The prediction has a mean pLDDT of 82. Large-subunit ribosomal RNA, domain VI from Candidatus Naiadarchaeum limnaeum, 245 nucleotides, folded computationally. It matches the Rfam family "Archaeal large subunit ribosomal RNA". NCBI's taxonomy places the organism under Archaea, Nanobdellati, Candidatus Naiadarchaeales, Candidatus Naiadarchaeaceae, Candidatus Naiadarchaeum. The full RNA is in RNAcentral, with records from Rfam.
Context: one part of a larger RNA
RNA sequence: UGUUGAUAGUCUGAGGAGAAGGCCGUUUUAGUACGAAAGGAACGAGCGACCCGCGCCUCUGGUGUACCGGUUGUCUGAUAAGGCAACGCCGGGCAGCUACGCGCGUACGGAUAAGCUCUGAACGCAUCUAAGAGCGAAGCCGUCCCCAAAAAGAGACUGUCUGAAGCUCUCGUAGAAGACGAGUUUGAUAGGACCGGGGCGUACGCAGCAAGGUAACGAGCUGUUCAACCCGCGGUUACUAAUUG
Numbered sequence: 001u002g003u004u005g006a007u008a009g010u011c012u013g014a015g016g017a018g019a020a021g022g023c024c025g026u027u028u029u030a031g032u033a034c035g036a037a038a039g040g041a042a043c044g045a046g047c048g049a050c051c052c053g054c055g056c057c058u059c060u061g062g063u064g065u066a067c068c069g070g071u072u073g074u075c076u077g078a079u080a081a082g083g084c085a086a087c088g089c090c091g092g093g094c095a096g097c098u099a100c101g102c103g104c105g106u107a108c109g110g111a112u113a114a115g116c117u118c119u120g121a122a123c124g125c126a127u128c129u130a131a132g133a134g135c136g137a138a139g140c141c142g143u144c145c146c147c148a149a150a151a152a153g154a155g156a157c158u159g160u161c162u163g164a165a166g167c168u169c170u171c172g173u174a175g176a177a178g179a180c181g182a183g184u185u186u187g188a189u190a191g192g193a194c195c196g197g198g199g200c201g202u203a204c205g206c207a208g209c210a211a212g213g214u215a216a217c218g219a220g221c222u223g224u225u226c227a228a229c230c231c232g233c234g235g236u237u238a239c240u241a242a243u244u245g
Stems, first nucleotide, its partner, number of pairs: 005161007015147002018144001021051002024048005034039001052105005060099004067092005072085005094232001108142003115135004167245001169183004189241003192237005197231003205224005212217001
């Protein structure tokens, strides 16, 4: 741009793309069929492992330079609190992202190949084939996931008939940019506050104790204290910002 009004939503599915499951063990079938014996299956049914594919983070593990703690050297006069040294080093660790963790992953139907058959003439017999018919593969087509009305044979249904849509603005279940999704006071979109949940592991100060020391002092311990500090999580709450154009 077209599809012969515009727009929003829900579909159909011509066509296209993926195509996905693979393999093994074991129980049973069965010490059966078969075989003189020795030996010794299969169809089917059940269970499990591995590889592969797709998805997920409840659990387990990894990371986790948001975070909490311990500690060395040095500097800020000391305490306290900090800077730098690969995050200084070390011990932990939520969310997120992940695998070493978890979940799922076919049977069946149709048409056939080689092949096996039925009926059956040419050729009074015979013959799977010439007419006709049946069975028959991990392969083909469907069944499964995805795209798809520009499918010109351009589809169907429903709503609306106007200021709509977009930007700006607050954001993330989304994200390279666009896009997508949520919200915009008729509001929980983000921040804050409070509560919950979680991480670390008991803060500073004060009081008491403390090996040793004449004393000054004193590592450290106990109490206040499941403290202090922190949170990309959840809930509640319009306090702040979603104004204006």